[in-house]
Predicted 3D model of a 372-nucleotide RNA (Bacterial RNase P class A) from a Porticoccaceae bacterium. Its mean pLDDT, the model's own confidence on a scale to 100, is 75.
């Protein structure tokens, strides 16, 4: 050259034209409000006109700004509203190495341990099997406290063939994912941690380290494995409901007709129990109402700079405001350039996770041909 790991940034440009949605300037008209500076004019100290503020609504106009990087899923966590002033338990959930970041978090950084990869690196549902319970089909003698199918040895028993019994093993050999540590050595009738020695494993101390660990020394012949993404144990943590939340305007309706419980009851935003508050509650038939405004975008915002920290990420400091629709805006056409355009459309906002994704720029790194 190729070939790859781990990141960032874009998400067709551009020029007319006609249109849609916001917000904010102007003008006009129209209503409402509040009172009086100035000037003008007469019937002269009063009356009128003008003419300022305030608020809405309609027409015109002027430039401005108008989806994502996942807006998707609806899987997590909260902000925020309401119960409501909202306390303990219990059952349930959720997470599960170790420190840290973050409003928090099942996310995020780092380190620790194990799997992959040659490697840059990825991934892990990662506490405890010596508290119980359960499960490992089939095959295999035997898969919880066990076992002898093949084989090895000794005897009965003396000679040749096959064979039988009794006892003794579990090192060979089969089955199988796995079969009572592994490998050598002595030793034994044949073996066996039955002995040693060196890996394994348990216990101890020492060193490092915040810790998970991790290294080094003794000691013990040593409890036979695995699943807890199996019940389970253990340690921590946890109100609920939800923008169709909720607050306010204006409007009809039938103050309609019935049923049950009622202070030893009922109701009170998962269950169940107690505690508190409260005094009515739970249905069924039928009727009206579906309209308007706020909520709603100024934020755990966004950019850029320096500091700190391995990293996530904080701290100062400048600048800045970047959509708010309500049956739901950003559309068409013309014309031109190329890198020919993928996956997709806000509906309370946000912080992540997962998923679909053509092309196009780009930084680090890692292997690896060839030549110097």
């Nucleotide at each position: 050259a190729g070939a790859g790991u781990c990141g960032a940034c874009u998400a067709g440009g551009c020029a007319g034209u006609c249109g849609c949605u916001g917000a904010a300037g102007c003008a006009u008209u129209a209503u409402u409000c509040u009172u009086g500076a100035g000037a003008a004019u007469a019937u002269c100290u009063u009356a009128u006109u003008u003419g300022u503020c305030u608020a809405u609504a309609a027409u015109g106009u002027u430039g401005c700004a108008g989806a994502g990087g996942a807006a998707a899923g609806u899987c997590c966590g909260g902000g925020c509203u309401c119960c409501a002033c909202a306390g303990g338990g219990u059952a349930g959930g959720g997470c599960g190495c170790c420190a840290g970041g973050u409003a928090a978090c099942a996310c995020c950084u780092g380190g620790g341990g194990g799997g992959c990869g040659c490697g840059a690196g990825u991934c892990c549902a990662c506490g405890g099997a010596a508290a119980g319970u359960g499960c490992c089909g089939c095959a295999g003698a035997a898969a919880g406290c066990a076992a002898a199918c093949c084989g090895c040895c000794u005897u009965u028993a003396a000679a040749u063939c096959a064979a039988a019994a009794a006892g003794g093993u579990a090192a060979g050999g089969g089955u199988g994912a796995a079969a009572g540590g592994g490998u050598g050595c002595g030793g034994u009738a044949a073996g066996a941690g039955c002995g040693c020695a060196c890996c394994g494993c348990g216990c101890u101390a020492u060193u490092g380290g915040u810790a998970a660990c991790a290294a080094u020394a003794g000691u013990g012949g040593c409890a036979g494995g695995g699943c807890a993404a199996a019940c389970c144990c253990c340690g921590u943590u946890c109100g609920g409901a939800g923008c169709a939340a909720g607050a306010c305007c204006a409007a009809a309706u039938a103050g309609g007709u019935u049923u049950c419980c009622u202070u030893u009851g009922g109701c009170g935003u998962g269950a169940c129990c107690c505690g508190c508050g409260c005094u009515g509650g739970a249905g069924a038939c039928g009727g009206g109402u579906a309209g308007g405004u706020c909520g709603c975008a100024a934020g755990a915002g966004g950019c850029a700079a320096g500091c700190g920290g391995u990293g996530a990420c904080g701290c100062u400091u400048g600048c800045u405001c970047c959509a708010g629709a309500u049956g739901a805006a950003u559309g068409g056409c013309u014309g031109u350039c190329c890198u020919u355009g993928a996956c997709a459309g806000a509906a309370c906002c946000c912080g992540g996770c997962u998923u679909a994704u053509a092309g196009g720029u780009u930084g680090a790194c890692u292997c690896g041909c060839c030549a110097a």